The prediction has a mean pLDDT of 85. Large-subunit ribosomal RNA, domain II from a Candidatus Omnitrophota bacterium, 694 nucleotides, folded computationally. Rfam family: Bacterial large subunit ribosomal RNA. Taxonomically the source falls in Candidatus Omnitrophota (Bacteria, Pseudomonadati).

[in-house]
Context: one part of a larger RNA
RNA sequence: UCCGACGAGUUGUUGUGCGAUGCGAGCUUAAUCUUGCCUAAAAGGCGGAGGAGGCGUAGCGAAAGCGAGUCCUAAUUGGGCGACCAGUAUCGUAUAACAGACCCGAAGCUGAGUGAUCUACCCAUGACCAGAGUGAAGCUUUCCGAAAGGAGAGUGGAGGCUCGAACCCGUCGGCGUUGAAAAACCGUGGGAUGAGUUGUGGGUUGGAGUGAAAGGCUAAACAAACUCAGAAAUUGCUGGUUCUCCCCGAAAUAUUUCUAGGGAUAGCGUCAGGUAACUGAGUAUUGGGGGUAGAGUGCUGAAUGGGUUGCAGAGCCUUACCGGGCUACUGAACCCAACCAAACUCCGAAUACCAAUAUUUGUAUCCUGGCAGUAAGACGCCGGGGGCUAAGCUCCGGCGUCAAAAGGGUAUCAGCCCAGACCAACAGCUAAGGUCCCUAAGGAUAGGCUAAGUGGUAAAGGAUGUGAUCUCGCGUAGACAACCAGGAUGUUGGCUCAGAGGCAGCCAUCAUUUAAAGAGUGCGUAACAGCUCACUGGUCGAGCGACCUCGCGCCUAAGAUGAUCGGGGCUUAAGCCUAUUACCGAAGCUUUGGAUUUUACGCCGCAAGGCGUAAAGUGGUAGGGGAGCAUCGUCUGGCAGGUUGAAGCUGUACCGUGAGGAGCAGUGGACGCCAGACAAGGGAUUAUGUCGGA
Repeated sequence: UCCGACGAGUUGUUGUGCGAUGCGAGCUUAAUCUUGCCUAAAAGGCGGAGGAGGCGUAGCGAAAGCGAGUCCUAAUUGGGCGACCAGUAUCGUAUAACAGACCCGAAGCUGAGUGAUCUACCCAUGACCAGAGUGAAGCUUUCCGAAAGGAGAGUGGAGGCUCGAACCCGUCGGCGUUGAAAAACCGUGGGAUGAGUUGUGGGUUGGAGUGAAAGGCUAAACAAACUCAGAAAUUGCUGGUUCUCCCCGAAAUAUUUCUAGGGAUAGCGUCAGGUAACUGAGUAUUGGGGGUAGAGUGCUGAAUGGGUUGCAGAGCCUUACCGGGCUACUGAACCCAACCAAACUCCGAAUACCAAUAUUUGUAUCCUGGCAGUAAGACGCCGGGGGCUAAGCUCCGGCGUCAAAAGGGUAUCAGCCCAGACCAACAGCUAAGGUCCCUAAGGAUAGGCUAAGUGGUAAAGGAUGUGAUCUCGCGUAGACAACCAGGAUGUUGGCUCAGAGGCAGCCAUCAUUUAAAGAGUGCGUAACAGCUCACUGGUCGAGCGACCUCGCGCCUAAGAUGAUCGGGGCUUAAGCCUAUUACCGAAGCUUUGGAUUUUACGCCGCAAGGCGUAAAGUGGUAGGGGAGCAUCGUCUGGCAGGUUGAAGCUGUACCGUGAGGAGCAGUGGACGCCAGACAAGGGAUUAUGUCGGA
C1' cells in the first nucleotide's frame, strides 16, 4: 500500500413543537395487590383491582382577601393583569437540559501500592595496583663557624610526584546509524599509592531519596519513577462520522463577550400554521429634504506678485523740545491679478433615499412557532482612509463573480469576458471570442498606415525613419546642393601684453574700393604665415529651407539548462486604423421526445390519491424539508415454496431516475420466500483507525 471483517447522534428522565390515537370539562393512574390467562412452576407479559397524586376547568393581589373580575386609590369617567374557554393520557418524530451523551485522541491531577539486582550516596567486611624514574624529611660522616647554624658526600625512601601495563575512564578522528551493538568497534587519548579501583552483604524513594551540582541519577524514558484505581478525567483543539432520489437554499455582517480560530442576541436559510391589504418588489412620472462630485473664494484658514495710504515700525537727515522730511527697508489694512482647502461655502448636480400617482409582477410582504448553519471570506471594477496615489498590502462604502457554478473564450489560469448544466438527439440560431495551417469558420470586400517581425512587454530622454494637416521664408529677375573664381584696402583698429597681426582677454566695431568681402565663423601659429566660413560672380536648371501639430514606427532595452507570438509561419499581411458583409462558435436560445416539482383547471375516487391539459420551474456547499431502497429480527396472513434441490456463492445481454430488484444457468446440500405491521448492535474509499491476510 492493497483485500476482508469490525468501527461513530445511542439509552433513560423531564420539558417544548409537530404528527397519530383514545376520551373530553374533563383526562389519567403511580407504588402496591391479584386465587384469572400465557402456564406445570420461578421470572416476565396480558387482564383485573388500586384515584394517592398530576395536568386542566379563574383570575387578580406582596398578602389578608375578593372573584369574572381584581390590584393601584379616600375615590377612580382612569390604568395594569385577566375574563370570550380545550384539554388530557399514551405512542411516534424533531430538539433542548441532565447524564461519558456522535466516536477516537492529551499533557496532566489524586489515592493506594511496587521498586536502590541499573544508578547516586552511605555502612560493614574483603580484594587489587608489572616495571622504571625522581630522590623530601630523618640519620651517618667530613669541612667551616665562638655559637646559632651552614656546606659537601653517603645513607634513606617521602609524594592527591614523573613515565608506563593490568585496572578505571572516555579526549579527538574514523567507522557504524533498518548497526554485529537501543551507545559498540578501530586508531588516538586521560588517571594509574589515591578524594584510587573493585567483590560480597546491608541502608536511604516519589514532592521523596541521593547528588564533589549536570536538574544529574532513582531498572534502556525523570523539572517529579513505575503499577493499578478515581476514569469513558477534561479538551472552546485536530481527525473521522457509513444507502438513494426530489424541493428550497445561506453566511463569512452588527452588538456584546478575560472576547477575538469559542459563544449569546439580531441579520441572512428552511419547514409548518396564519395574514390577503391601497403588503412587498420592479418601471415611469410627479413632489420632497440634502450639501457629496463639481465649482467658487462672499466667510474661516492657507498662499504668490503688484499697487495705494493722512497707518505702524526701522534707518538716515533735520530739530532745545514738540515736531518735520527722505528711503531700491519691514509689516498691517484696503485694492488689483492669479491660486488652494477632509475638519471653508455666496453656490451646487448625477445617483441614492422617502412619499404620491399610474403600471407590471402575483404573495414575493408581514405575524407566530419548530430546526438550523454562518459570525477566518477572496478577487475584479467604482468612491475613499492608511501606505510610497508600493504590494496577490491593509481598512471602509457600492456593484459583480468565486465561495456554493459546470459550459464557451482568455494557449495553460477559483474571483476577468460570455453564459447559469432536469435527461436524451449524428437537428437549427447565436454570445464572448474568432475565420492561413495545427483548429470549426473569409488566404472576404473597400480605403489608408507600418518595414520595426513593430505587431509579439516598459519610462524619462534622444533622432534628416515615414505618412498627413497647417504656417513662414527663398526661387526661371535662376533659389538649394555641388563645382570654378573672388573673399580686398586704411590696418598689425585701439588697449593690454614678452608677443596679441580677424581668431588669449578688454573697448570700439568705422570708413574705402567694390559684383562681393565681418575690424571677422571655425581650424591653425610663440606671434606672423597657411586653410576655411559669412558674402559675391560664373556653370547648372526646378524646386529648396525652417518651425508647430497629429498617425505609425526607431534607440534607450543586461540573467542565469534551449529557444519561441500557444506553435508553424505571416510583410499592398495571417500586423495596425476605419467601414461593410458572410460564416464558425457554449450544457445560452430554438426544435423533437421524455422525467419531475408547484400552481390552476377538468375527470375519476368516500378519502388518501390517480389521470389529463396549461403555465412557471428543476446548478448548488453549510443547512432545512419531503419520498424511498437495502440489512438483521418479531408478529399476523399467504406461498399444497423446497432432496423432482432451500439459503449462500459464481456468471449474465432484463427491469427501475436511483438506493436496488428479478429471471435463467452452474455450484451448493437444508432451509426459505411474499404481503402488512412493528423493533433496531441497520448501510464505510479515508479516523498516522482496530484485528486478520497478501